[in-house]
RNA sequence: GAAGCAGGCCGGACGGUCGCCGUGCCGCGGAUGCGGUGCGGAGGAAAGUCGGGACUCCACAGGGCAGCGUAGCGGGUAACUCCCGUCCGCCGUGAGGCGAGGAUCAGAGCAACAGAGACGAGUCCCGGGAAGGCAACGACCCGGGGGUGAAACGGGCAAUCUCUACGCGGAGCAACACCAAAUAGGCAGACGACGACGCGGCCCGCCGAGUCUGCGGGUAGGUGGCUCGAGCGCCGCGGCAACGCGGCGCCUAGAGGAAUGAUCGUCAUACCCCGCAAGGGGCGUAACAGAAUCCCGCUUACAGGCCGGCUUCACAU
RNA sequence: GGGGGAUUAGCUCAGUUGGUAGAGCAGCGGACUCUUAAUCCGUUUGUCGCGAGUUCGACCCUCGCAUCCCCCACCA
Numbered sequence: 001g002a003a004g005c006a007g008g009c010c011g012g013a014c015g016g017u018c019g020c021c022g023u024g025c026c027g028c029g030g031a032u033g034c035g036g037u038g039c040g041g042a043g044g045a046a047a048g049u050c051g052g053g054a055c056u057c058c059a060c061a062g063g064g065c066a067g068c069g070u071a072g073c074g075g076g077u078a079a080c081u082c083c084c085g086u087c088c089g090c091c092g093u094g095a096g097g098c099g100a101g102g103a104u105c106a107g108a109g110c111a112a113c114a115g116a117g118a119c120g121a122g123u124c125c126c127g128g129g130a131a132g133g134c135a136a137c138g139a140c141c142c143g144g145g146g147g148u149g150a151a152a153c154g155g156g157c158a159a160u161c162u163c164u165a166c167g168c169g170g171a172g173c174a175a176c177a178c179c180a181a182a183u184a185g186g187c188a189g190a191c192g193a194c195g196a197c198g199c200g201g202c203c204c205g206c207c208g209a210g211u212c213u214g215c216g217g218g219u220a221g222g223u224g225g226c227u228c229g230a231g232c233g234c235c236g237c238g239g240c241a242a243c244g245c246g247g248c249g250c251c252u253a254g255a256g257g258a259a260u261g262a263u264c265g266u267c268a269u270a271c272c273c274c275g276c277a278a279g280g281g282g283c284g285u286a287a288c289a290g291a292a293u294c295c296c297g298c299u300u301a302c303a304g305g306c307c308g309g310c311u312u313c314a315c316a317u
Numbered sequence: 318g319g320g321g322g323a324u325u326a327g328c329u330c331a332g333u334u335g336g337u338a339g340a341g342c343a344g345c346g347g348a349c350u351c352u353u354a355a356u357c358c359g360u361u362u363g364u365c366g367c368g369a370g371u372u373c374g375a376c377c378c379u380c381g382c383a384u385c386c387c388c389c390a391c392c393a
Stems, first nucleotide, its partner, number of pairs: 001313005007307004012267007020041009043288001047299002050297005055172004062204004067168005072086005087101001088099004102163002107161002109157002124145006132137001176224004186215006198206001217392003231250008268285001271282004318389007327342004336373001344360005366382005
């Protein structure tokens, strides 16, 4: 210098004006209203809803079977199909990448085509021996051989059934609780103390009378749940690491058909144009995208930029 | 916001111990007909939505994406 491999981080900054959502205070007011003023207001993925949890209800969620999931070894975590370390296998020159990676001396199942033969076995060719046979041949025994195929008598496949170990009850904030308003507790069908429905596959157990579906009728309002949490930042200690412990500091959207916007100025970046260069001009914040109960992960999308680490090749010393 | 399902020929759909994918309609060619339709004969059809993994081998088994569709308010 070229080509690559992994990892961490950022993803415009500051200010003015006008708005939107939430909220504290003050004033007016009958008022959920109005006015003033202060503070806060999207992301690394808020996304897919894939894995796991918190929370709520169903019995303070219990026992068993079935079913589903996971699987080297050790560790982390609230938990996980996640993360870390390490062994082994495959791929790569390498840095590295990928791996559901237990058991086939418990049992069962599968193997297309080709091939003599495919999981059952005395079975294709050659050589030797050999009962028998006039001979050709040859049951049987020993040795050797190529071809087919993913695989040829020794095995393969458990992301086939199965076995072993461990884990998993169901539903989901449109959960759930409360207040208010209005209407025709109407019609049809199915089931029900021999257990419907709750309980979603079954049994035990719990509970204990109406339940489910369709049509029709009414309301489309409010409050809580709701955001302080497995939280964030810095420092120290332990640990190879994931991570844990301790100290100090901070408060960081809570709307609800759904706010987080528009515009102006200055600057930095990218991009385009002119120029040998210094520089000048243009564009006007750029890609993916937008919270909807919350959290930890994974996966996917992404203009551009920053930071260190490593490998291979070439050249020079 | 939450839950469930589908993707196979141009269209509608089949496809199971995993072994190289079909049916009907449509299309094309031919026959019949003066011509067309109908009918008959023949024939082309495909990255099984995409990408990985398991396996000798994947439409099928497993995982991840993409697109489309459906259901879910409260009262009595």